[in-house]
RNA sequence: CAAGCAGGCCAGGCGAUCGCGUGUGACGCGGUCACACGAGGAAAGUCCGAGCUCCGCAGAGCAGGGCGCUGGGUAACACCCAGUGGGGGUGACCCCAAGGAAAGUGCCACAGAAACAUACCGCCGGCAACCGCCGGUAAGGGUGAAAUGGUGAGGUAAGAGCUCACCGGCAGCCGGGUGAUCGGCUGGCCGCGGUAAACCCCGUCUGGAGCAAGACCAUGUAGGGAGGCGCGGCGCACACGUGCGCCGCCGGGCUGCUCGCCCGCCGCCUUCGGGUAAGGUCGCUCGAGGCAGCGAGAGAUCGCUGCCCUAGAUAGAUGAUCGCCACCGGCAGUGCCGCGAGGCGCCGCCGGGACAGAACUCGGCUUACGGCCUGCUUGGGCC
RNA sequence: GGGCCCAUAGCUCAAUUGGUCAGAGUCCCCGGCUCAUAACCGGGUUGUUGCUGGUUCAAGUCCAGCUGGGCCCACCA
Numbered sequence: 001c002a003a004g005c006a007g008g009c010c011a012g013g014c015g016a017u018c019g020c021g022u023g024u025g026a027c028g029c030g031g032u033c034a035c036a037c038g039a040g041g042a043a044a045g046u047c048c049g050a051g052c053u054c055c056g057c058a059g060a061g062c063a064g065g066g067c068g069c070u071g072g073g074u075a076a077c078a079c080c081c082a083g084u085g086g087g088g089g090u091g092a093c094c095c096c097a098a099g100g101a102a103a104g105u106g107c108c109a110c111a112g113a114a115a116c117a118u119a120c121c122g123c124c125g126g127c128a129a130c131c132g133c134c135g136g137u138a139a140g141g142g143u144g145a146a147a148u149g150g151u152g153a154g155g156u157a158a159g160a161g162c163u164c165a166c167c168g169g170c171a172g173c174c175g176g177g178u179g180a181u182c183g184g185c186u187g188g189c190c191g192c193g194g195u196a197a198a199c200c201c202c203g204u205c206u207g208g209a210g211c212a213a214g215a216c217c218a219u220g221u222a223g224g225g226a227g228g229c230g231c232g233g234c235g236c237a238c239a240c241g242u243g244c245g246c247c248g249c250c251g252g253g254c255u256g257c258u259c260g261c262c263c264g265c266c267g268c269c270u271u272c273g274g275g276u277a278a279g280g281u282c283g284c285u286c287g288a289g290g291c292a293g294c295g296a297g298a299g300a301u302c303g304c305u306g307c308c309c310u311a312g313a314u315a316g317a318u319g320a321u322c323g324c325c326a327c328c329g330g331c332a333g334u335g336c337c338g339c340g341a342g343g344c345g346c347c348g349c350c351g352g353g354a355c356a357g358a359a360c361u362c363g364g365c366u367u368a369c370g371g372c373c374u375g376c377u378u379g380g381g382c383c
Numbered sequence: 384g385g386g387c388c389c390a391u392a393g394c395u396c397a398a399u400u401g402g403u404c405a406g407a408g409u410c411c412c413c414g415g416c417u418c419a420u421a422a423c424c425g426g427g428u429u430g431u432u433g434c435u436g437g438u439u440c441a442a443g444u445c446c447a448g449c450u451g452g453g454c455c456c457a458c459c460a
Stems, first nucleotide, its partner, number of pairs: 001379010012325007020038008040355001044366002047364005052210004059259004064206005069083005084098001085096004099201002104199002106195003120141002122137006149167006168190002170187007214282004224272006230249009250264005274459003289308008327352005333346005384456007393409004402440001411427005433449005
């Protein structure tokens, strides 16, 4: 210098003028003035996890859905930290939906003899002695993404873990570790192809909806139409055709099913219409909050102390212009250092500053995006 | 603001439990018929399955992330 890897930080500053929203205060209150405050690291996608609110108090089982190496963190998580195993990269380092294929089922197209129980060619033995038939054999050929552990030697009729050495896998034992798992020894044990982002099995979590949730107030009408909210029996009461209670069936609700529970007319549901400055207030911003210090821990994170209050709009405020300074890039000039390549600085002109915009609130993930700093890796050049 | 769904040829749709080269109709092009055009007959071109990755031997199909489009949800009674 080039290419790259990891981590952290910033998201220009100050002043003037004009303008917007909220809060507080004052006043000559349909407003005006003063002061204070006024977007983000992603406010985004709405992909996860919660708080909060309502659905009946949030029931049981099944179904359905999410997750899936181990240990820890957390309110919780599909997130984070540390580790294990596997994979990629020369490397710094990065990635992994990573339980079970030895419970069962399905699938594995084409090709191939055969895709999970099978001999096509070949090899060998016997019969036959031409065709061929029976048996053995997965070493060789051929097919395929995948072919019955791999390589070599011995062995054999030919072969084969049949035997041996090394490598791989599996099982058992011993040892280390909380554990995933690692190391060692023994055993030919090689039986058991792949696929679970196929059904499934195992473990674990899980009721549903979402601030347009929901609560209150005000104004007005067509406070409207249609349909539904049960039936039977028995008992009691009286105003004598109604009410209450019990039982049975039926219907509805508990967001799929079963059980269980509750309900079946001062009310409510569905649907067709109507109205609305698409009204106002609350929910609405003090919260798993932020900053600093100390302490615990390897880290995520946690504890203690002190200080601070830091947007709440509702068609949606948080902006625009100018000047100066700072930053980056280009061009021209110039000073210093160096033999040189070049490095450091000063001044002038021109240009540039991304992605994007809260809408109930947090914790994450993912995606978009400008720049700076630190550490590290690989390669090259010069001294 | 919140919830849900879809994307295959220029257009409208298919594609079985993931399987061989993704098919139909229409449009378009060429030839025939006709004096000529249409209709009709014969033949042909259609494509990064919205994009990028992953699982798998194999992806339009399964999974994840983006892109584009569509639908529904207010209050008063």
Predicted 3D model of RNase P RNA and transfer RNA as a complex of 460 nucleotides. It holds a member of the Rfam family "Bacterial RNase P class A". The family's RNA type in Rfam is ribozyme.